This is a predicted structure of a 73-nucleotide RNA (transfer RNA) from an uncultured bacterium.
[in-house]
């Protein structure tokens, strides 16, 4: 260089053909215990890589970028 996939909460990943963003674990509060592990409750945490466009409405669709990952020369 060319061609492809990914990019979402501290981590892993949902998220049907556009409609209010979810779950697990970790983390925090607090039950609980003579403590500490484990176990229950609760409630926080997200400009959905960036930027521009389509649309009443975009994580989703289109374009360009940046990041990483895999193929071909």
């Nucleotide at each position: 260089g060319c061609u492809u996939g990914c990019a979402u909460a501290g981590c892993u990943c949902c998220a049907a053909u556009g409609g209010c963003a979810g779950a697990g674990c970790a983390a925090u509060u607090c039950c609980a215990u003579g403590g500490u592990a484990a176990g229950g409750a609760a409630g926080a945490g997200g400009u959905u890589a960036u930027c521009g466009g389509u649309u009443c409405a975009a994580c989703u669709c289109c374009g360009a970028u940046u990041g990483u990952g895999a193929g071909c020369a």
It was read from a public genome assembly.